This is a predicted structure of a 386-nucleotide RNA (Bacterial RNase P class A) from a Bacteroidia bacterium. The gene name in the source record is rnpB. Lineage of the source: Bacteria > Pseudomonadati > Bacteroidota > Bacteroidia. Its mean pLDDT, the model's own confidence on a scale to 100, is 75.
RNA sequence: AAAGCAGGCCGUUCUAUCGUGCUGACAUUUAUAGUCAGCAAGGAAAGUCCGGACAACACAGGGCAACCCGCCCCCGGAAUACGAGGGAUAUUGCAAAGGCAACUUUGCAGUAAUGGAGAGUGUCGCAGAGAAUAUACCGCCCAGGCGAAUACCGCAAUGGGUAAGGGUGAAAACGCGAGGUAAGAGCUCACGAUUUUUGCCGGUAACGGCAAAAAUGAUAAACCCCGGGUGUUGCAAAGCCAAAUAUGCUGUGGUUUGAGGGCUGCUCGCCCGACACAGUGGGUAGGCUGCAUGAGCAUGGGUAGCAAUGCCCUGCCAAGAUAAAUGAUAGAAGCUAUUAUAGCAAUAUAGUAGUACAGAAUCCGGCUUACAGGCCUGCUUUUAUU
Numbered sequence: 001a002a003a004g005c006a007g008g009c010c011g012u013u014c015u016a017u018c019g020u021g022c023u024g025a026c027a028u029u030u031a032u033a034g035u036c037a038g039c040a041a042g043g044a045a046a047g048u049c050c051g052g053a054c055a056a057c058a059c060a061g062g063g064c065a066a067c068c069c070g071c072c073c074c075c076g077g078a079a080u081a082c083g084a085g086g087g088a089u090a091u092u093g094c095a096a097a098g099g100c101a102a103c104u105u106u107g108c109a110g111u112a113a114u115g116g117a118g119a120g121u122g123u124c125g126c127a128g129a130g131a132a133u134a135u136a137c138c139g140c141c142c143a144g145g146c147g148a149a150u151a152c153c154g155c156a157a158u159g160g161g162u163a164a165g166g167g168u169g170a171a172a173a174c175g176c177g178a179g180g181u182a183a184g185a186g187c188u189c190a191c192g193a194u195u196u197u198u199g200c201c202g203g204u205a206a207c208g209g210c211a212a213a214a215a216u217g218a219u220a221a222a223c224c225c226c227g228g229g230u231g232u233u234g235c236a237a238a239g240c241c242a243a244a245u246a247u248g249c250u251g252u253g254g255u256u257u258g259a260g261g262g263c264u265g266c267u268c269g270c271c272c273g274a275c276a277c278a279g280u281g282g283g284u285a286g287g288c289u290g291c292a293u294g295a296g297c298a299u300g301g302g303u304a305g306c307a308a309u310g311c312c313c314u315g316c317c318a319a320g321a322u323a324a325a326u327g328a329u330a331g332a333a334g335c336u337a338u339u340a341u342a343g344c345a346a347u348a349u350a351g352u353a354g355u356a357c358a359g360a361a362u363c364c365g366g367c368u369u370a371c372a373g374g375c376c377u378g379c380u381u382u383u384a385u386u
Stems, first nucleotide, its partner, number of pairs: 001382010012333007020040007042357001046368002049366005054234004061268004066230005071087003075083002088114001089112010115225002120223002122219003137166002139162005145155003174192002177189003193216010238289004248280006260272004296316003300313005334355009
């Protein structure tokens, strides 16, 4: 320097013209119109996953369902399933060592949604003969056939056996030796690998060590099982003012032979209970509060802490629309890519193209996801120079 990975930050600017919403001032007035000034989207405003604020309803009980979460200790925070620090386990890459091998140990750097694949079900692309009741393409073995052909040998488009060897794949049913066999195979045995369970010991704990027994593909961010959590609904909550009113008409069901409603997912159970539902038709369809000073913000300073973060001081007030304003057009600049010309080169000039994701709707904290381009930090690899 380039590439890759991880983390953090920024995420266009100016001018002109024409506009939009809110607030304030001014003047005029029939006025909701006019003029001027100020303010006017985000890092995610998104998903609505988690925790709250706020609000209404609920707060006898049983069962089922739904959604969310899942290693340990400690700290932070209003709190969580979030964050910080340390640790455990698994796994990936690199290096070294050990082992016949499966694999193991150590170091460095990452990753983890990290309970369970000894309850059951499902799934496993492409490639490959075969992907979970394993499988027969090549090879190996047996039988039979053919070749003067009983044996040895050769051929092959036959039948059967075989998972040792080859090949395919992310994965081919744990490794290796011996026995065994026609050839083979955990088929049997010894030794070993990994995982699980039980017992003892160690550790605050996750978990580890030893012994015994059992098991041997992956997947639970597939269903599912285990454990824990969630009262329900969300500002279209909710409160108030104003306006309006037809208890109309038709149909169906029901009135103790109980429609329907409540217990805010469903159900049992309990309680209330005379109206309920559909169609049709008429009226109203405006406004205020909630709602912008809050767990607030600061790329200000100090202080405690490894850090997350806390405390103190100082400064700041920063959209509030309601069918939904925050924009459109033109020009210039910046940045990136690319082409041409000039140049040994750095680079310069000119042309062309691109300039993202997205957008408040009660508010706050976190997580997750999307994002043109740029900046910073760390690590790894490669190349060049000293």